[in-house]
This record gives sequence, C1' cells and structure tokens, in this order.
RNA sequence: CGGGGAUUAGCGCAGACCGGUAGCGCGCUUCGUUCGGGACGAAGAGGCCCGCGGUUCAAAUCCGCGAUCCCCGA
Repeated sequence: CGGGGAUUAGCGCAGACCGGUAGCGCGCUUCGUUCGGGACGAAGAGGCCCGCGGUUCAAAUCCGCGAUCCCCGA
C1' cells in the first nucleotide's frame, strides 16, 4: 500500500442477508427457599448499537468518509 473480517449491556455473543423503537447466556440487585451459604425459583436494573454525515415517514441494519483491533497478500 491492496483485500477481507470485527466493533451492540460489566463480560461473551445474537440481531444486519430482507429497515419498523434491541435480545440470549454469565454476572449484578431485590425477594422466596435455607440456621446461614450454594444450588434452585420469581421479579428487576443495566446498552438508543465505535464516530460523523447522507438516504428514508422510519437506520444497529442501506450508502459515504473516518477510528481502533485482527487476518491475508505485496
């Protein structure tokens, strides 16, 4: 320098193909259970999606430019 992939909750990941107000597991909080804890059960909090701009009635999703990390090639 060229090509490809990744970026979404504290952590690990879905959701993107096909636009319609984001979900799962672990963790966390509260309650039940227990002498207490673990396990189990119930409820709940927590992210407007890497940044900016564009298209659209509507963007995590489509388009453009950038950022960081990884892989391949030169």
About this RNA:
This is a predicted structure of a 74-nucleotide RNA (transfer RNA) from a Chloroflexota bacterium. Its Rfam family is "tRNA". Rfam's curators write: Transfer RNA (tRNA) molecules are approximately 80 nucleotides in length. Rfam classes the family as a transfer RNA. The organism belongs to Chloroflexota, within Bacteria. The prediction has a mean pLDDT of 83.